[in-house]
Context: one part of a larger RNA
RNA sequence: CGUAUACGGUGAAUGCCUUGGCAGUCAAAGGCGAGGAAGGACGUGCAGAUCUGCGAAAAGUAUCGGUGAGCUGAUUUGAAGCGUUAUUAGCCGGUAAUAUCCGAAUGGGGAAACCUAAUGCAAUUUAAGUUGUGCAUUAUCAUUUAGUAAAUUCAUAGCUAAAUGAAGCAAACCAGAGGAACUGAAACAUCUUAGUACUCUGAGGAAAAGAAAUCAAUUGAGAUUCCCGUAGUAGUGGCGAGCGAACCGGGACUAGUCCAGAGCGUGUAAUAUUACUUAUUUAUGUAUUAAGAGAAUAAUUUGGAAAAGUUAGCAAUAUAGGGUGAUAGCCCCGUAUCUGAAAAUAUAUUAAUUUGUAGGCUCAGUGAGUAGGACGAGACACGUGGUAUCUUGUCUGAAGAUGGGGGGACCAUCCUCCAAGACUAAAUACUCUUGACUGACCGAUAGUGAACUAGUACCGUGAGGGAAAGGCGAAAAGAACCCCGGUUAGGGGAGUGAAAUAGAACCUGAAACCGUAUACGU
Numbered sequence: 001c002g003u004a005u006a007c008g009g010u011g012a013a014u015g016c017c018u019u020g021g022c023a024g025u026c027a028a029a030g031g032c033g034a035g036g037a038a039g040g041a042c043g044u045g046c047a048g049a050u051c052u053g054c055g056a057a058a059a060g061u062a063u064c065g066g067u068g069a070g071c072u073g074a075u076u077u078g079a080a081g082c083g084u085u086a087u088u089a090g091c092c093g094g095u096a097a098u099a100u101c102c103g104a105a106u107g108g109g110g111a112a113a114c115c116u117a118a119u120g121c122a123a124u125u126u127a128a129g130u131u132g133u134g135c136a137u138u139a140u141c142a143u144u145u146a147g148u149a150a151a152u153u154c155a156u157a158g159c160u161a162a163a164u165g166a167a168g169c170a171a172a173c174c175a176g177a178g179g180a181a182c183u184g185a186a187a188c189a190u191c192u193u194a195g196u197a198c199u200c201u202g203a204g205g206a207a208a209a210g211a212a213a214u215c216a217a218u219u220g221a222g223a224u225u226c227c228c229g230u231a232g233u234a235g236u237g238g239c240g241a242g243c244g245a246a247c248c249g250g251g252a253c254u255a256g257u258c259c260a261g262a263g264c265g266u267g268u269a270a271u272a273u274u275a276c277u278u279a280u281u282u283a284u285g286u287a288u289u290a291a292g293a294g295a296a297u298a299a300u301u302u303g304g305a306a307a308a309g310u311u312a313g314c315a316a317u318a319u320a321g322g323g324u325g326a327u328a329g330c331c332c333c334g335u336a337u338c339u340g341a342a343a344a345u346a347u348a349u350u351a352a353u354u355u356g357u358a359g360g361c362u363c364a365g366u367g368a369g370u371a372g373g374a375c376g377a378g379a380c381a382c383g384u385g386g387u388a389u390c391u392u393g394u395c396u397g398a399a400g401a402u403g404g405g406g407g408g409a410c411c412a413u414c415c416u417c418c419a420a421g422a423c424u425a426a427a428u429a430c431u432c433u434u435g436a437c438u439g440a441c442c443g444a445u446a447g448u449g450a451a452c453u454a455g456u457a458c459c460g461u462g463a464g465g466g467a468a469a470g471g472c473g474a475a476a477a478g479a480a481c482c483c484c485g486g487u488u489a490g491g492g493g494a495g496u497g498a499a500a501u502a503g504a505a506c507c508u509g510a511a512a513c514c515g516u517a518u519a520c521g522u
Base pairs, nucleotide, nucleotide: 001521002520003519004518005517006516007515008514009513015507016471017470020442021441022439023438024437025436026435027434028433029431030430031169032168039102040101041100042055043054044053046078049075050074051073061096062095063094064093065092066091067090070082071081072080107116108115109114117138118137119136120135121134122133140166141165142164143163144162145161146160147159148158173204174202175201176200177199178198184191188238214221215220225252226251227250228249229248235243236242256423257422258421259367261363262362263361264360274358275357276356279353280352281351283349284348285347286346287345288344289343291339292338293337297312298311299310300309301308313330314329315319321333322332323331372396373395374394375393376392377391378390379389382408403418404417405416406415407414458465459464478506481493482492483491484490
């Protein structure tokens, strides 16, 4: 030095576990904000720091209800206290109060969490409206009303005041206004990607659309939206790449209305009796926001520990699930089932008040710079094509129900509908968020970036980038005391424990790598 065996060190794989994630289902909710939001800064405890809560009334205050023998949030002991049968410990829920400073931030300013005013009021203070303090108000824009008032006579603009509203934030879904390129076409220009990404505006719990100037085809259908088929069909297309319907059928869900106006009628002493509608209140019910009751097991064996084995029982509208020193229907929390709200909210019905509108009949009326046309664009599956239809930038420009639009050039016949005004639930889309539940989803290099002080530490001027890091034990019983040592580190005894090769660098503890001992070889 090598080989083998044994025992170690190092190292962290593996196994087991789960506080955290991921994906869904069913419900709820779909907004918050000048009554100052979202998000922060700084404070706040007996006590230093971080997290959580809260706001100078500061881990909290009041009140109403529930629960209640324990409690003063976590890391986290300690100190000092509160409470124990209740009208007031604490905890849970409803409703109120307080809510510093910044932030739309709004008196003015500003390098956010700071600086600095005016006016009024209050109680102080001073020789003195002299000084300081406290509270309130004072931004802008829009609308409405009132006052005032130029050039300029009336007036108007302007100015002033009051009231009401707006602003800012937020995950996706929705509508509208703008709108790419990489890419594909095996290059590339029409085309495609795509009306996508992205930007802006606006709204709602959904939005948008919507009651035929629609389709159809000689039979007829009867608003819109969504799904399945029709169908990768008919078409379109440097007829390339590609793009790609409709009629019709089957389902989900269903709902229809008003204005563009006069008269008559009905009813009452008179005003609107009645219907619908807006809002508030009354009563009742249901649901949500705390809760309450809630069945049934013992012995023995092994063991550190019984829930395991054995023996003998019991409950079940409850054998969902979790915990307890190993695997528990009957030990604990629960579960099935039943019960429950002072208060608030939602919803349904009822009654009262209230806001607004309207009817039944007759007659009349029927949306003009519009429809259409020309030129140029865009949208329609449809790239200008033989191209209908829809929208309209420029220029034009009808008829008026004896009328007009459409039926894919165009004409006739026939059929069908009535534009140029408006409203409308449901079926549909989504999930920042709340609750319950589910998983041939993950199990710490996985699953969220984050199971831990995580958008933290750290990096970057900044926009931004962005980690690592879980596990002693059933219980700290976390090793009193002794010894070596520097009043160390570390270790040896002792003790705890089932176990300490479970000792905090702590479950298991593979391999690489490094040793010790023994045997053999050289």
Predicted 3D model of a 522-nucleotide part of an RNA (large-subunit ribosomal RNA, domain I) from Candidatus Blochmanniella vafra. The organism belongs to Candidatus Blochmanniella, within Bacteria.